Model confidence (mean pLDDT): 87 of 100. A computed fold for a 346-nucleotide part of an RNA from a Gammaproteobacteria bacterium, annotated as small-subunit ribosomal RNA, central domain.

Context: one part of a larger RNA
RNA sequence: CUGGGCGUAAAGGGCUUGUAGGCGGCUAAUUAAGUUAGAUGUGAAAUACCUGGGCUUAACCUGGGAAUGGCAUUUAAUACUGGUUAGCUAGAGUAUGGUAGAGGAAAGGGGAAUUUCCGGUGUAGCAGUGAAAUGCGUAGAUAUCGGAAGGAACAUCAGUGGCGAAGGCGCCUUUCUGGACUAAUACUGACGCUGAGGAGCGAAGGCGUGGGGAGCAAACAGGAUUAGAUACCCUGGUAGUCCACGCGGUAAACGAUGAGUACUAGCCGCUGGAGCAUUAGUUUAAGUGGCGAAGUUAACACGAUAAGUACUCCGCCUGGGAAGUACGGUCGCAAGAUUAAAACUC
Numbered sequence: 001c002u003g004g005g006c007g008u009a010a011a012g013g014g015c016u017u018g019u020a021g022g023c024g025g026c027u028a029a030u031u032a033a034g035u036u037a038g039a040u041g042u043g044a045a046a047u048a049c050c051u052g053g054g055c056u057u058a059a060c061c062u063g064g065g066a067a068u069g070g071c072a073u074u075u076a077a078u079a080c081u082g083g084u085u086a087g088c089u090a091g092a093g094u095a096u097g098g099u100a101g102a103g104g105a106a107a108g109g110g111g112a113a114u115u116u117c118c119g120g121u122g123u124a125g126c127a128g129u130g131a132a133a134u135g136c137g138u139a140g141a142u143a144u145c146g147g148a149a150g151g152a153a154c155a156u157c158a159g160u161g162g163c164g165a166a167g168g169c170g171c172c173u174u175u176c177u178g179g180a181c182u183a184a185u186a187c188u189g190a191c192g193c194u195g196a197g198g199a200g201c202g203a204a205g206g207c208g209u210g211g212g213g214a215g216c217a218a219a220c221a222g223g224a225u226u227a228g229a230u231a232c233c234c235u236g237g238u239a240g241u242c243c244a245c246g247c248g249g250u251a252a253a254c255g256a257u258g259a260g261u262a263c264u265a266g267c268c269g270c271u272g273g274a275g276c277a278u279u280a281g282u283u284u285a286a287g288u289g290g291c292g293a294a295g296u297u298a299a300c301a302c303g304a305u306a307a308g309u310a311c312u313c314c315g316c317c318u319g320g321g322a323a324g325u326a327c328g329g330u331c332g333c334a335a336g337a338u339u340a341a342a343a344c345u346c
Base pairs, nucleotide, nucleotide: 004317005316006315007300008299012314014201015200016199017198021194022193023192025088026087027086028085029084030083031082033081034080035077036076037075038074039073040072041071042070049065050064051063052062053061054060091191092188093187094186095185096183097182098181099180103177104176105175106174107173108172109171110154115149116148117147118146119145120144121143125136126135162169163168206247207246208245209244210243211242215241216240220236221235222234223233258313259312260311261310262309263308266291267290268289269288270287271286273284274283275282276281295302296301319346320345321344328339329338330337331336
């Protein structure tokens, strides 16, 4: 390199967009680059192969032949691929009317609860645990009533429900805004698929600057437990969690399953549409679940949302450890991220 693979054995990039590249619908004409056929030239000799000859054989020497995967020139062929031209509408897209939605951004508003503060009532406990203690409380706590402040999160509805490319998104209203589905026409006319690099987005934790700080809570302190207890349990408690603007760029970023297209029995749900019928239903495409045929799979299982049958393109794997480490490069304020070995060892 060929080959074999990537749900769980090693292996799908966290996700999208898109450059180069690769691949690409139907019809006709043309061209003849790829492709196919013929001819010519070349492809040195020796070696190797086939068949003869010569040394008593063999090794060895030697005649002839074939072969030489190719390359160049030339003459043809035109199905396929490519180029050019003209057209088409089934792919893709645009316009119009509807539908559903925690899709995104900003602004404003709301109630329940926790905490703190102020005031009233009121008296000896409260809190906590397996049991306790630390802690709070006669300077009046806990409980209860009224008032105020402030921050964070939005009970019920809530659902193998919805939306989003993924991360993710859940109180209400308004403004701006992305996508999906759907009906009937009209239009563009292959404008498509994938996508090395590149660019953008990217949970939590972390970092920088400035705010904010109710609850929770790494670190830390104390009390318990214990042989010890740098823990589990308890009382406190700071970063952080929240906001704005930057950085960082990782996760069991999981469906552990890349994207796109076509095809391959059925049955039962859910969501939002549409058509026909009409209020029982039925049909249809889109999404989302549970079984299951063929088939696949080492098995488990998957099974039209495939892990089935095929095609196109990208990414990745090649025994375990050393190691996702060292060194070097790039990026970062740092933490670190990314790219990524070897010796040695089993």